[in-house]
Molecule: SAM riboswitch aptamer (S box leader)
Organism: Actinomycetota bacterium
RNA sequence: AUCGCAUCACGAGAGGCGGAGGGAACCGGCCCUGCGAAGCCUCGGCAACCCGGAUCGCGCAGGCGAUCACAGGUGCCAAAUCCGGCGGAUCCCCCGAUCCGGCAGAUGCACC
Numbered sequence: 001a002u003c004g005c006a007u008c009a010c011g012a013g014a015g016g017c018g019g020a021g022g023g024a025a026c027c028g029g030c031c032c033u034g035c036g037a038a039g040c041c042u043c044g045g046c047a048a049c050c051c052g053g054a055u056c057g058c059g060c061a062g063g064c065g066a067u068c069a070c071a072g073g074u075g076c077c078a079a080a081u082c083c084g085g086c087g088g089a090u091c092c093c094c095c096g097a098u099c100c101g102g103c104a105g106a107u108g109c110a111c112c
Base pairs, nucleotide, nucleotide: 004109005108006107007106008105013043014042015041016040017039021032022031023030026085027084028083029082044077045076046075049073050072052070053068054067055066056065057064058063081104086101087100088099089098090097091096
């Protein structure tokens, strides 16, 4: 990087350095930000995807399932993936609203 599978309305921030942007990209909206953005570091936390472990259940067994969050590998810690863009359904006088799907993306696992 490509392909496949799963998940994406839950959850979880302090300090130091830094010094103006940030919320993936384009457009529109709406937000965050000198009461300090991005980025980096330290510590802390969340979660339960992966590898182990423990407990329980099933099984003759290989093993399977559930729970725990205990060691490790990632990931994540404003707002639904911040919202919309494309298609459909319903409601509506209009503006528009709700829901479903798609596109794009993120993360993990698997494969190369």